[in-house]
RNA sequence: GGGCGAUUAGCUCAGCUGGCUAGAGCGUCUCAUUGACGUUGAGAAGGUCGGGGAUUCGAAUUCCUCAUCGCCCA
Repeated sequence: GGGCGAUUAGCUCAGCUGGCUAGAGCGUCUCAUUGACGUUGAGAAGGUCGGGGAUUCGAAUUCCUCAUCGCCCA
C1' cells in the first nucleotide's frame, strides 16, 4: 500500500428484507424477603447505535468518507 471483518447500555452481545417508542444477559441502584450477607421476587437508572456527510416520507440497517481494533496479502 491492497483486501476482509468488527465498532449498539459499565461488560458480553442480539437487532432478519429500511417502518414508526432500540433490546437481552451480567453488572449498578431502590424496595420486599434475611439477625446479616447471599439467593429469590418487584421496580428503576443507564444509549448522540464509533465521528461526519449522503440517499429516503422514514436509516442501527443502504452509500461515501474518516477513526480505532483484528485477520490476510504484498